[in-house]
Context: one part of a larger RNA
RNA sequence: GGAUUAACGCUGGCGGCAUGCCUAAGACAUGCAAGUUGAACGGAGUGCCCCACUGAAAUUGGAAUGAAGUUUGCGAGCUUGCUCAAUGAUGGAAUGAAGAUGGAUGUGGAUUCUGCACUCAGUAGCGAACGGGUGAGUAACACGUAGGUUACCUGCCUCUAAGUUGGGGACAACAAUUGGAAACGAUUGCUAAUACCGAAUGUGAUAGUAAUAUUAAAGGAGCCUUUAAAGCUUCGCUUAGAGAUGGGCCUGCGGCGUAUUAGCUAGUUGGUGGGGCAAUGGCCUACCAAGGCAACGAUGCGUAGCCGGACUGAGAGGUUGAACGGCCACACUGGGACUGAGACACGGCCCAGACUCCUACGGGAGACAGCAGUUAGGAAUAUUCGGCAAUGGGGGAAACCCUGACCGAGCAAUGCCGCGUGUGAGAUGACGGCCCUAUGGGUUGUAAAUCACUUUUAUUUGGGAAGAACUGUAAGUAUAGGAAAUGAUACUUACUUGACGGUACCUUUUGAAUAAGCCCCGGCUAACUACGUGCCAGCAGCCGCGGUAAUACGUAGGGGGCGAGCGUUAUCC
Numbered sequence: 001g002g003a004u005u006a007a008c009g010c011u012g013g014c015g016g017c018a019u020g021c022c023u024a025a026g027a028c029a030u031g032c033a034a035g036u037u038g039a040a041c042g043g044a045g046u047g048c049c050c051c052a053c054u055g056a057a058a059u060u061g062g063a064a065u066g067a068a069g070u071u072u073g074c075g076a077g078c079u080u081g082c083u084c085a086a087u088g089a090u091g092g093a094a095u096g097a098a099g100a101u102g103g104a105u106g107u108g109g110a111u112u113c114u115g116c117a118c119u120c121a122g123u124a125g126c127g128a129a130c131g132g133g134u135g136a137g138u139a140a141c142a143c144g145u146a147g148g149u150u151a152c153c154u155g156c157c158u159c160u161a162a163g164u165u166g167g168g169g170a171c172a173a174c175a176a177u178u179g180g181a182a183a184c185g186a187u188u189g190c191u192a193a194u195a196c197c198g199a200a201u202g203u204g205a206u207a208g209u210a211a212u213a214u215u216a217a218a219g220g221a222g223c224c225u226u227u228a229a230a231g232c233u234u235c236g237c238u239u240a241g242a243g244a245u246g247g248g249c250c251u252g253c254g255g256c257g258u259a260u261u262a263g264c265u266a267g268u269u270g271g272u273g274g275g276g277c278a279a280u281g282g283c284c285u286a287c288c289a290a291g292g293c294a295a296c297g298a299u300g301c302g303u304a305g306c307c308g309g310a311c312u313g314a315g316a317g318g319u320u321g322a323a324c325g326g327c328c329a330c331a332c333u334g335g336g337a338c339u340g341a342g343a344c345a346c347g348g349c350c351c352a353g354a355c356u357c358c359u360a361c362g363g364g365a366g367a368c369a370g371c372a373g374u375u376a377g378g379a380a381u382a383u384u385c386g387g388c389a390a391u392g393g394g395g396g397a398a399a400c401c402c403u404g405a406c407c408g409a410g411c412a413a414u415g416c417c418g419c420g421u422g423u424g425a426g427a428u429g430a431c432g433g434c435c436c437u438a439u440g441g442g443u444u445g446u447a448a449a450u451c452a453c454u455u456u457u458a459u460u461u462g463g464g465a466a467g468a469a470c471u472g473u474a475a476g477u478a479u480a481g482g483a484a485a486u487g488a489u490a491c492u493u494a495c496u497u498g499a500c501g502g503u504a505c506c507u508u509u510u511g512a513a514u515a516a517g518c519c520c521c522g523g524c525u526a527a528c529u530a531c532g533u534g535c536c537a538g539c540a541g542c543c544g545c546g547g548u549a550a551u552a553c554g555u556a557g558g559g560g561g562c563g564a565g566c567g568u569u570a571u572c573c
Stems, first nucleotide, its partner, number of pairs: 001573004006569005013419006019412002021377001026375003030372003035126003040123002043120006050109004058101003064095002069090003075084004133330003143254007152247002157243008165199001167197002174189006204215004219235005256302003263293003268290008305327004309320004332353005355366004383409001385408003391405001392403004422453004432444005458510001462506002467500001472495008517562005522543003528557005538545002
């Protein structure tokens, strides 16, 4: 000098973009963070549909009232030819009754069956193994890189081939009885399915030299019709093959310290048989052999997540691993398996332990290293915010639902970048301050005053986005197939979707108006004098300064540097 997830001191106008518990992987109140599908299934409830009464809005209708205007001219005024004008006639604005259509709303009934919509718990499917957090452990095939897998798996997705026939018995929900303070159960009975189990078939697949043996499935929605069947469309289901994607395992090489750690190892090293796994393998087991590693550092101990990268440096190198991206590990501590394509599973299960809470003392509940937030620790780190509008994810045929992922807003000069705090003219070189050789001069200093401008920002007024593409609804067109209709795909038109946000931006009003500090001035190192103090008080990064003329302490004037920041401390180069 550069850098920082920084902190502290003084100071502080605005905007954009980032970043924000490095310490206690300490403990956590509260809310939310994973659901969805009724087009898989039975049920419960509510409402509609149904009946009787009620009859709103709106539309129509036009009884009645009848304005302005036109005409008539009883009369009146006076500027004696103009104005006002009763009454009658005409005119038809406006208000608008009865009635009619209409069917909202409300009340009562029915709710047996069927139909429609919604809600709820349950059975069932998919998801919950992703996304999000943290870095405790780990010196290891954990990571990076280059390979191997004829030693392997892969739900959803794509393509290809074939099939989807015909049956059965249950269990929840529910009902009844019942135990318990609760959490949660027990018994009996009924019932559906894309839940479960046989049978059939075997394109195929597996085993086998072959004969042969074994091995599947599930239906739902829509259209048309003669309401029967068949058919068609679509979403599924089953068996295989291929792909894609994602993983498992193995290997070469590479990246910490310590020898004041020199020997380590019995499932240890190898073989055979067996088991286990998706798969190789001492992964496990029985037997056999006695091997295996190590000064090219085994073993032990300490430290540490690894990398792309980041910082620094001319480079070589050194240091580092916040944010963003990839991989790994973990989820109160330790252990275990279940389900599943995938976990030995953060918001699943079981056991043990520590801790907290409830209890009727018999027994139970919990896990923020998710987002906010609390407490503790600490020099130190934010809101118990808005929205699913966009992007992405899960479920669903779809509408849609869920999403503290994400998108946004709030707080903090924490960082980077940008802008501003005015511009030009202006000498009696004003007043005041400071200094001196002191009636004077120098300096502060074009600085101020004063004059003329400008309006970024601020303030006032008005307008006001892009981010929106979709999806859906309505209408229409085209394409392929089909007897036709649904359906599929593509396109056109109209309507519909914005948290941020009345934000950005534009326009306009007012007016220099709303906005400067911090550190330093002995040398290194840019910048000097006066006074006070007198080895005192103090300064200090190093050299050092202060004991009566201190450019080094304190204050003032002046000066230098950087500037919404400036210094100090800590760490790295």